[in-house]
Context: one part of a larger RNA
RNA sequence: GGAUGAACGUUGGCGGCGUGCCUUAGGCAUGCAAGUCGUGCGAAUUUAACUUGUCUGAAGUAGCAAUAUGGAUGACUUGUUAAGUUAGCGGCGAACGGGUGAGUAAUAAGUAGAUAUCUUCCUUGAAGUUCGGGAUAGCCCUGGGAAACUGGGAGUAAUACCGGAGAUGUAGCAAUACCAAAGCAGUAAUGCGCUUCAAGACGAGUCUUCUCGAUAUCAGCUUGUUGGUGGGGUAAUGGCCUACCAAGGCUAAGACGUCUAGCUGGUCUGAGAGGAUGAUCAGCCACAUGGGGACUGAGACACGGCCCAGACACCUACGGGUGGCAGCAACUAGGAAUAUUGGACAAUGGGGGAAACCCUGAUCCAGCGACGCCGCGUGGAGGAUGAAGGCCGAAAGGUUGUAAACUUCUUUUACAUGGGAACAAUAUGAGGGUACCAUGGGAAUAAGCCAUUGCUAACUUCGUGCCAGCAGCAGCGGUGAUACGGGGAUGGCAAACGUUAUCC
Numbered sequence: 001g002g003a004u005g006a007a008c009g010u011u012g013g014c015g016g017c018g019u020g021c022c023u024u025a026g027g028c029a030u031g032c033a034a035g036u037c038g039u040g041c042g043a044a045u046u047u048a049a050c051u052u053g054u055c056u057g058a059a060g061u062a063g064c065a066a067u068a069u070g071g072a073u074g075a076c077u078u079g080u081u082a083a084g085u086u087a088g089c090g091g092c093g094a095a096c097g098g099g100u101g102a103g104u105a106a107u108a109a110g111u112a113g114a115u116a117u118c119u120u121c122c123u124u125g126a127a128g129u130u131c132g133g134g135a136u137a138g139c140c141c142u143g144g145g146a147a148a149c150u151g152g153g154a155g156u157a158a159u160a161c162c163g164g165a166g167a168u169g170u171a172g173c174a175a176u177a178c179c180a181a182a183g184c185a186g187u188a189a190u191g192c193g194c195u196u197c198a199a200g201a202c203g204a205g206u207c208u209u210c211u212c213g214a215u216a217u218c219a220g221c222u223u224g225u226u227g228g229u230g231g232g233g234u235a236a237u238g239g240c241c242u243a244c245c246a247a248g249g250c251u252a253a254g255a256c257g258u259c260u261a262g263c264u265g266g267u268c269u270g271a272g273a274g275g276a277u278g279a280u281c282a283g284c285c286a287c288a289u290g291g292g293g294a295c296u297g298a299g300a301c302a303c304g305g306c307c308c309a310g311a312c313a314c315c316u317a318c319g320g321g322u323g324g325c326a327g328c329a330a331c332u333a334g335g336a337a338u339a340u341u342g343g344a345c346a347a348u349g350g351g352g353g354a355a356a357c358c359c360u361g362a363u364c365c366a367g368c369g370a371c372g373c374c375g376c377g378u379g380g381a382g383g384a385u386g387a388a389g390g391c392c393g394a395a396a397g398g399u400u401g402u403a404a405a406c407u408u409c410u411u412u413u414a415c416a417u418g419g420g421a422a423c424a425a426u427a428u429g430a431g432g433g434u435a436c437c438a439u440g441g442g443a444a445u446a447a448g449c450c451a452u453u454g455c456u457a458a459c460u461u462c463g464u465g466c467c468a469g470c471a472g473c474a475g476c477g478g479u480g481a482u483a484c485g486g487g488g489a490u491g492g493c494a495a496a497c498g499u500u501a502u503c504c
Base pairs, nucleotide, nucleotide: 001504002503003502004501006500007499008498009497010496013376014375015374016373017372018371019369020368021334026332027331030329031328032327035092036091037090040089041088043086044085045084046083047082048081049080050079053076054075055074060069061068062067099287100286101285109211110210112208113207114206115205117204118203122200123199124198125197126196127195128194129193130164131163132162133161140153141152142151143150144149169178170177171176183192184191185190213259214258215257220250221249222248225247226246227245228244229243230242231241232240262284263283264282265281266277267276268275269274289310291308292307293306312323313322314321315320340366342365343364344363348362349360350359351358352357379409380408381407382406389400390399391398392397415440416439417438418437419436423431448493449492450491451490452489453474454473455472459488460487461486462485463484469476470475
């Protein structure tokens, strides 16, 4: 000198774009962050229209009256149709997206390869979609429990589940063996599906080369250890596991141990080589209250799933239950220190759906913070009796200083009024009456901070008297201090300036 996710002190006008718990991977009240499909299914329920039946029985008509007739209206009810709603079964999604960096020095990452493998949805091609069956939730009945929830009985549906058949399918050299399916919507055409196989794409698994911290005040380490054979297991290779056999394997080119650490693209610095670093953005990995485990599934050993035993917190009728913000906000604690319990799905993208549409704290916006970068402004021109005041002074004057006043001009910005977008290919705009434009009046709304002995740009006076104090280094201060404190003057930078911390 440059840099920062910075902090602190003084000061502070505006805008654009970014950016904001680096500490306790401490604890978390509250709300929201993953749903959707009624064109898979049976039910339940609401409304409307029509309809079946029962009851009600107005006006009117007849009659002197009782009454008869008449059937409006209303209630309940049977069924059909149409339009909704949804607890349950079922499907797809929930393995993405979002967060964090604890662990990990190598089952990671980067790089270049390999194959013994799998791949829902999507694309292409071939073939099929046949005959049957038994359950179960919901609902109803009835128990237990404070609750969470749960037992029994009767009975019901499916694109839920099971069996038969069996292919141009799978396995095999072959003989042969084995295995599929589901319907829904529509008047129909047809559409959306389902099953098997082949190929692609996307994604994932596994293996290998090289590279990737410190430490020898860590020198030896290893028994499933190293290799082989048989078997098991996996989607798949393999001591991955197991039985037997052999006695190997690694190491001073640093094994093993200990400490530290997510890795990279990048970022900062530097002429470069290099050094430092890994916030934001992007790729990969790991984790989800500390530990362990599997289930479901194409995919998880699963942040807002399950089970177990811990710690912690909450409810309880003391028998037993419930919870997991390293999602977005918020709170508390810690800390020098880091924001709103905001708006919208309008755009981009994602999930579901035939669609309409629904969901989306992803995302897009807004709010707060000079935290950073960039831009703009706080006025321009003229103006000497060089005014007053301040400071210095040898008392002549000098300086502040064209600075001010004053004259004149302008209106960026701010304010007021009016107009008013793009972002949206049909419709749809949270942002937002925002950006921007026009008009109006008025210099009006807007300057500080640090330094002035040398390094280092900038000097005097008063006070103090080795005191009070300053200080990055050298060093200042003990009675004439340009170094302390105040004033004036000056220098530097400027909505900032200085200090501290860290890196080059």